[in-house]
A computed fold for a 521-nucleotide part of an RNA from a metagenome, annotated as small-subunit ribosomal RNA, 5' domain. Its Rfam family is "Bacterial small subunit ribosomal RNA". The prediction has a mean pLDDT of 82. The full RNA is in RNAcentral, with records from SILVA.
Context: one part of a larger RNA
RNA sequence: GGACGAACGCUGGCGGCGUGCUUAACACAUGCAAGUCGAGCGGAAAGGCCCUUCGGGGUACUCGAGCGGCGAACGGGUGAGUAACACGUGAGUAACCUGCCCCUGACUCUGGGAUAAGCCUGGGAAACUGGGUCUAAUACCGGAUACGACCUCCUGCGGCAUCGUGGGUGGUGGAAAGUUUUUCGGUUGGGGAUGGGCUCGCGGCCUAUCAGCUUGUUGGUGGGGUAGUGGCCUACCAAGGCGACGACGGGUAGCCGGCCUGAGAGGGCGACCGGCCACACUGGGACUGAGACACGGCCCAGACUCCUACGGGAGGCAGCAGUGGGGAAUUUUGGACAAUGGGCGCAAGCCUGAUCCAGCCAUGCCGCGUGUGGGAAGAAGGCCUUCGGGUUGUAAACCACUUUUGUCAGGGAAGAAACGGCUCUUACUAAUAUUAGGAGCUAAUGACGGUACCUGAAGAAUAAGCACCGGCUAACUACGUGCCAGCAGCCGCGGUAAUACGUAGGGUGCAAGCGUUAAUC
Numbered sequence: 001g002g003a004c005g006a007a008c009g010c011u012g013g014c015g016g017c018g019u020g021c022u023u024a025a026c027a028c029a030u031g032c033a034a035g036u037c038g039a040g041c042g043g044a045a046a047g048g049c050c051c052u053u054c055g056g057g058g059u060a061c062u063c064g065a066g067c068g069g070c071g072a073a074c075g076g077g078u079g080a081g082u083a084a085c086a087c088g089u090g091a092g093u094a095a096c097c098u099g100c101c102c103c104u105g106a107c108u109c110u111g112g113g114a115u116a117a118g119c120c121u122g123g124g125a126a127a128c129u130g131g132g133u134c135u136a137a138u139a140c141c142g143g144a145u146a147c148g149a150c151c152u153c154c155u156g157c158g159g160c161a162u163c164g165u166g167g168g169u170g171g172u173g174g175a176a177a178g179u180u181u182u183u184c185g186g187u188u189g190g191g192g193a194u195g196g197g198c199u200c201g202c203g204g205c206c207u208a209u210c211a212g213c214u215u216g217u218u219g220g221u222g223g224g225g226u227a228g229u230g231g232c233c234u235a236c237c238a239a240g241g242c243g244a245c246g247a248c249g250g251g252u253a254g255c256c257g258g259c260c261u262g263a264g265a266g267g268g269c270g271a272c273c274g275g276c277c278a279c280a281c282u283g284g285g286a287c288u289g290a291g292a293c294a295c296g297g298c299c300c301a302g303a304c305u306c307c308u309a310c311g312g313g314a315g316g317c318a319g320c321a322g323u324g325g326g327g328a329a330u331u332u333u334g335g336a337c338a339a340u341g342g343g344c345g346c347a348a349g350c351c352u353g354a355u356c357c358a359g360c361c362a363u364g365c366c367g368c369g370u371g372u373g374g375g376a377a378g379a380a381g382g383c384c385u386u387c388g389g390g391u392u393g394u395a396a397a398c399c400a401c402u403u404u405u406g407u408c409a410g411g412g413a414a415g416a417a418a419c420g421g422c423u424c425u426u427a428c429u430a431a432u433a434u435u436a437g438g439a440g441c442u443a444a445u446g447a448c449g450g451u452a453c454c455u456g457a458a459g460a461a462u463a464a465g466c467a468c469c470g471g472c473u474a475a476c477u478a479c480g481u482g483c484c485a486g487c488a489g490c491c492g493c494g495g496u497a498a499u500a501c502g503u504a505g506g507g508u509g510c511a512a513g514c515g516u517u518a519a520u521c
C1' cells in the first nucleotide's frame, strides 16, 4: 500500500446495486414453510340453490373426513463429522439401476373375495383404540394368452480374460377403467434422454518428541446377499498384506470453481454465487418406494422440555421470521404468488417463507449533493506580533444567478404474454367430433406501487465531518504543564521558553465518511 461477511470511537444529506450469527451443530414460545386430484371410488359433514307438512328431502354449483393415485428422496438450511475414491481431474462399467419425459412394437380377455368411510356399541383424562354390521374402486387376489425376461439344449458372428451379441427347441409370471368419438390412461418389450450406483490412475494439511501396523487381516474355494463387482457377509483352506517413496498413531480441516494479495513465482482464504459431499436433538435400525436407511416419516434406546385424572402420552427451527443465551458483533414474528421455477391436476386452478419484492443497518462498492459568478491594497471578531504590521481572507457582508437533492402539486410506467375464448389452416380420420402443430383476432391478470420516471411551483433555501501537523510523512506558532499530567507504530518526547503532552489559532490529508483495532498478502 491492498483487502474484509468486520467490530469500536467521533460524525452523518440522498440514490442505485450487493452483503448481513465468522461465537453456542446452545435451548426454543408463536405463526407459516407440501400438497394436490371428484376426469379413480363409495359418498354428503359444512356452505349455495330448489322443495317443505318445518321433522326433513332433493341437486352436485361444490366438498369436510375416508379409500386410492402422484408428490412428499426436489426445493430450503447448516459445516458437526470426515485426511476419505469425500473432493478435483481423467478413464472404465463385457459388473449395474433409472418413476415422470421422448421414439417405437404388441396387448388391454375372464372371474373372485375383502376393507375404510357410513351405521350400531364399548374402553380411555387425553393421545388414541376394540368389537359387530354394510359397501365401492384405476385398491387387492386368482385363471387364460404372450414376441421378450430367467433356466436347459443346438447353432452363426464378434471380442476385452471372466465373455458380448443374433437365430431356433422345451419349463415360471401381466393388463384397469371412463367414453364408445377421441383424449387422458394401464401392461409388456426395444431404443433414447436425464439422473444415479460402483471401480481405477493422478493431485491437494501439520507432526518421527508417532516406527513398526494388521486376524476378516491378505488371498483362494463353496455358499449367501445386492440393481451390481467385491471379505460386503459366512464356512473351510493357505499365511499372507502395508511400511522410511512415511504405514500405524496424534492434531487440524468439509472439497472444488473461485476470492484476496503479488510484476511473477508464490502465499493466505473457501463468507455471498455455482458444483459435489456429509448431517438433521444424540446413538442405532429398518419399512415404503423408481429413488431414502428419509430435516418438517416410522421403530428402539438416551438426554432435555411439556401435558396428565399418575394409568399414560406429546415434541425436535443446522426451513422463513422471531425469543432467550453466548459474544466485540450480524436484520422484519412484513407483502405477493404479478413474474421465474417446482408439485398435483385434461384444464380452470390449488399449494409453494423456493422465488420476486418491500423493511432495518454508512456493512461494502459506485454515483450525486451540501451552491455558482462578482465582491476590499482587505470590515468586525479571533490568533500572532519586532507594535510597523501579518494572518484567518474573496472567506463573510453585499449584488446577480441557478434549483441537482429535499418539500408541495399534477401526470404516470416497462416488467404481461402465455394459459383461456373465437376464426382459419395442416396432419390423423368416414367426420366440420376430438387431438397435435401453425397463423390471425381478442378478454383478463402487477406484490413491488401511485414506486421509478416526466412536468410545474416557491426558495440558497434542507445537508460536513474526522484524523493528523518532531523524523519516517504532506502540514507551525502561542499559552498551560514542568520526568508531573500525559504521548508513542519505530526512533523516542516531557526534569521552566516542549513545532512530540493539553488547549487555541493556523495548516495538511481524506471526505459522508474519517480514524483505531484484529487476522492476512
Base pairs, nucleotide, nucleotide: 001521002520006517007516008515009514010513013368014367015366016365017364018363020360021326026324027323028322030321031320032319035070036069037068040067041066043063044062047061048059049058050057051056077279078278079277087203088202089201090200091199092198093197096196097195101192102191103190104189105188106187107186108185109143110142111141112140118133119132120131121130122129123128149172150171151170153168154167155166156165157164158163205251206250207249212242213241214240217239218238219237220236221235222234223233224232254276255275256274257273258269259268260267261266281302282301283300284299285298304315305314306313307312332358334357335356336355340354341352342351343350344349371401372400373399374398381392382391383390384389407457408456409455410454411453415448420442421441422440423439424438425437426436427435465510466509467508468507469506470491471490472489476505477504478503479502480501486493487492